[in-house]
RNA sequence: GGAGUCGGCCAGGCAGCCGCUCUUCGGCCCGGUCGACGGGCGCGGGGGGAGGAAAGUCCGGGCUCCAUAGGGCAGGGUGCCAGGUAACGCCUGGGGGGCGCGAGCCUACGGAAAGUGCCACAGAGAACAGACCGCCUAACCCGCGACGGGCCUCGGUCCAUCGCCGGCGGCAAGGGUGAAAAGGUGCGGUAAGAGCGCACCGCGCCGGUGGCAACACGCGGCGGCACGGUAAACCCCACCCGGAGCAAGACCAAAUAGGGGAGCAUGCGGCCCCAACGCCACAGCGCGCAGGUGUCGCGAUCCGCGGCCCGCGGGUGCUCCCGGGUAGGUCGCACGAGGCGUGCGGUGACGUACGUCCCAGAUGAAUGGCUGCCCGCGACAGAACCCGGCUUAUCGGCCGACUCCCUCC
RNA sequence: GGGGGUGUAGCUCAGUUUGGUUAGAGCGCUGGCCUGUCACGCCAGAGGCCGCGGGUUCGAGUCCCGUCACUCCCG
Numbered sequence: 001g002g003a004g005u006c007g008g009c010c011a012g013g014c015a016g017c018c019g020c021u022c023u024u025c026g027g028c029c030c031g032g033u034c035g036a037c038g039g040g041c042g043c044g045g046g047g048g049g050a051g052g053a054a055a056g057u058c059c060g061g062g063c064u065c066c067a068u069a070g071g072g073c074a075g076g077g078u079g080c081c082a083g084g085u086a087a088c089g090c091c092u093g094g095g096g097g098g099c100g101c102g103a104g105c106c107u108a109c110g111g112a113a114a115g116u117g118c119c120a121c122a123g124a125g126a127a128c129a130g131a132c133c134g135c136c137u138a139a140c141c142c143g144c145g146a147c148g149g150g151c152c153u154c155g156g157u158c159c160a161u162c163g164c165c166g167g168c169g170g171c172a173a174g175g176g177u178g179a180a181a182a183g184g185u186g187c188g189g190u191a192a193g194a195g196c197g198c199a200c201c202g203c204g205c206c207g208g209u210g211g212c213a214a215c216a217c218g219c220g221g222c223g224g225c226a227c228g229g230u231a232a233a234c235c236c237c238a239c240c241c242g243g244a245g246c247a248a249g250a251c252c253a254a255a256u257a258g259g260g261g262a263g264c265a266u267g268c269g270g271c272c273c274c275a276a277c278g279c280c281a282c283a284g285c286g287c288g289c290a291g292g293u294g295u296c297g298c299g300a301u302c303c304g305c306g307g308c309c310c311g312c313g314g315g316u317g318c319u320c321c322c323g324g325g326u327a328g329g330u331c332g333c334a335c336g337a338g339g340c341g342u343g344c345g346g347u348g349a350c351g352u353a354c355g356u357c358c359c360a361g362a363u364g365a366a367u368g369g370c371u372g373c374c375c376g377c378g379a380c381a382g383a384a385c386c387c388g389g390c391u392u393a394u395c396g397g398c399c400g401a402c403u404c405c406c407u408c409c
Numbered sequence: 410g411g412g413g414g415u416g417u418a419g420c421u422c423a424g425u426u427u428g429g430u431u432a433g434a435g436c437g438c439u440g441g442c443c444u445g446u447c448a449c450g451c452c453a454g455a456g457g458c459c460g461c462g463g464g465u466u467c468g469a470g471u472c473c474c475g476u477c478a479c480u481c482c483c484g
Stems, first nucleotide, its partner, number of pairs: 001405010012374007020049007027041005051380001055391002058389005063245004075241005080094005095109001096107004110236002115234002117230003132175002134171003140167002143164004148159005183201006202225001203223005208217003249331004259322008267298005272292002277286003302314004338357008375378001410483007419436004429467001438454005460476005
């Protein structure tokens, strides 16, 4: 100088003006007894005001209500080991496997000798496998040929050996198919071969050593090998999971209509009498309120307890009280598994002690607009009960640790 | 806040159940035939990396994980 790995941080800045929201102090107004207190203000001052992801809602928890003796089934989830944590599918450390020269990175990584299923096409054979090409002919059978020998009617026949074709067979080394063909290499062995035998490697089981464990071992013994793949196929094993969600839920509480209680009263209609009023000098006539021991009717002195009175119960009307719920309002709701700093314990995640800080809280829902200057010209995007994670989106920049290559000293 | 569905050719849809070796259909498009010409009709053809990125598997449209977009339902 170049290339790269890991971790952390920032997220345009400054100034002025005008706004928004929450809060606090003061002022004013209203209610209240001029108080305490409560409420309001289109008044003033001060202070706070989005994120690393506020997002997706994929996991886990807090909180709230409902359910719940305990256990099991079903269903869902997790899945090497140990630890952290409120908990987790997250994080840390470690093991196994894979990638990279390396710093480092990735890893759904329990069980396939519990059982079931599947493995297309190709291929002889695909799971208690198989023989297409090929290799072999030691043993057995048939045929042909060669050489030798025996017999004889000289053309055959018989015997032995060798060679060849074929059969009956043997083999799984080589070829070939396939994603996958029932350990690999070498030597021996054989008719040819083969864990058939042996050596080494691999594998399995038992033991030993180290480690909390996963696991590791150039440790010992046994076994010629018995065990193809697939569980992101069913399944088995171990562990975990009650349901719903802040529109959860709690409190205050109109109008109207229901519910409960107390007191008082006891229906409706017609006719008659009748104050006032009108015509009118009066009388009289007309209309007709309140009212009537008046009268008639309606099943009917509101209904029931046979009739009447009392009483009891019920109904209806009025008044008052209580209760549930709605509109509306308040809380939940911002002090929390909280942030920062230091010390201590721990490899680390993290824990702990002390000090310090208070840091959005709306309910049509607030962080915006304009101007000026500067720079590197500014990405993804915005709370709605809260928190811990994961995942996804993201212009650009800064810091630290480390690796590899080149050059120079 | 809670729950479901869909994404495959230019358009509308099958195929996903039980993974299997060229992923289909109709309409549309292109070329040819037919006709004096057009339409209809007949014949042939092109057109897909199955929304995207990974993984499991010998093999993925189909199974698993993540993610994006659209859409519906309940309170």
Predicted 3D model of RNase P RNA and transfer RNA as a complex of 484 nucleotides. Its mean pLDDT, the model's own confidence on a scale to 100, is 78. It holds a member of the Rfam family "Bacterial RNase P class A". Rfam links the family to the GO terms tRNA processing, dimeric ribonuclease P complex and ribonuclease P activity. By type it is a ribozyme.